A computed fold for a 91-nucleotide RNA from a Desulfobacterales bacterium, annotated as c-di-GMP-I-GGC riboswitch aptamer. Its Rfam family is "c-di-GMP-I-GGC riboswitch aptamer". Gene Ontology term of the family: cyclic-di-GMP binding.
[in-house]
RNA sequence: UUCGAAAAAGGCAAACCACUCGAAAGGGUGGGACGCAAAGCUGCUGGCCUAAGUCUGAGGUUGCAAAGAUAAGGUAGCAGGGCUACCGGGC
Numbered sequence: 001u002u003c004g005a006a007a008a009a010g011g012c013a014a015a016c017c018a019c020u021c022g023a024a025a026g027g028g029u030g031g032g033a034c035g036c037a038a039a040g041c042u043g044c045u046g047g048c049c050u051a052a053g054u055c056u057g058a059g060g061u062u063g064c065a066a067a068g069a070u071a072a073g074g075u076a077g078c079a080g081g082g083c084u085a086c087c088g089g090g091c
Base pairs, nucleotide, nucleotide: 001090002089003088004087011036012035016031017030018029019028020027021026034077040083041082042081044080045079046078047075048074049073050072053070054069055068056067059064
C1' cells in the first nucleotide's frame, strides 16, 4: 500500500421479549442472534423515517379539526465522504 480466499485470537449484534427515556420516528440497559471485515467513530452529502410544536387549513361552529407544509428530531445495520483500527494474505 492493497486485498479478505483459508485460519486463529477475539469483536459487534437484526427480529423478538422485558424494563426505561421520547409526542413520534427512535434511543438506552439486559436477554437474544439475523447477519457484519470496519455492523468502530462522525448527520458532512444524498436518501429514508417522525412531526408533540409552528404555519396553512377542507370541514365544522364554542373553540374543534381531516389533510398538506415545516422548525426540529432520528437513522452510521441505506449509500457516499471524512477519521481511526485487530488478525491474516499479496506486493

It was read from a public genome assembly, where an Rfam model found it.